[in-house]
This is a predicted structure of a 109-nucleotide RNA (SAM riboswitch aptamer (S box leader)) from Thermoactinomyces daqus.
Its Rfam family is "SAM riboswitch aptamer (S box leader)". Gene Ontology term of the family: regulation of gene expression.
The sequence is in RNAcentral, with records from Rfam.
């Protein structure tokens, strides 16, 4: 770039530097000169690692955060595709279900 598999309704700043964008694409809503992106510090978390206690046939479970990612608006912000069910003037509105897409982590090529 590709596969493979777990997760994605919790969580986290009255900071410094910066100056116009930004939420991945589409459309939709929103954020932002009461400061966006980035970058530092700073802080969540517990994927893998390391400890430490428990416990199995394999293993798992649990604490802690020492290193390696990751993350710090809004449910992945909502929808997109397929189906189910309610509602009202056949076009639209709501509710769920499951798929794609994305993103993040651990393997593999």
């Nucleotide at each position: 770039c590709u596969c493979u598999u777990a997760u994605c309704c919790a969580g986290a700043g009255u900071g410094g530097c910066g100056g116009a964008g930004g939420g991945a694409c589409u459309g939709g809503c929103c954020c932002g000169a009461a400061g966006a992106a980035g970058c530092c510090c700073g802080g969540c978390a517990a994927c893998c690692u390391g400890u430490u206690g428990g416990u199995u046939a394999a293993u798992c479970c649990a604490a802690u955060g020492u290193g390696g990612u990751g993350c710090c608006a809004a449910u992945u912000c909502c929808a997109g595709c397929a189906g189910a069910g309610a509602g009202g003037a056949c076009c639209u509105u709501c509710u769920c279900u499951g798929a794609a897409a994305g993103a993040u982590g651990a393997g593999a090529g």